The RNA shown here (nadA riboswitch) has 50 nucleotides and comes from Silvibacterium dinghuense. The sequence is in RNAcentral, with records from Rfam. Rfam family: nadA riboswitch. It is annotated as a small RNA. On this family, see Huang et al., RNA 2020: "Structure and ligand binding of the ADP-binding domain of the NAD(+) riboswitch". Lineage of the source: Bacteria > Pseudomonadati > Terriglobales > Acidobacteriaceae > Silvibacterium. Its mean pLDDT, the model's own confidence on a scale to 100, is 86.
[in-house]
RNA sequence: GGCAACAUCCCCGUCGAUUGGGUGGCUUUGGCCACAGCGAAUCGACUGCC
Numbered sequence: 001g002g003c004a005a006c007a008u009c010c011c012c013g014u015c016g017a018u019u020g021g022g023u024g025g026c027u028u029u030g031g032c033c034a035c036a037g038c039g040a041a042u043c044g045a046c047u048g049c050c
Base pairs, nucleotide, nucleotide: 001050002049003048004047010039011037013046014045015044016043017042018041019040020038022035023034024033025032026031
């Protein structure tokens, strides 16, 4: 610098953050809270391969 083998079709290495979405609940418009493979983007650190 390039990549993701492992993966119950393929895609998807791990964790965290930001932006914007999804579902549910509450609410007096604003909003708040919770949940999740959000097949969206960006960033940081780390693991593995070359």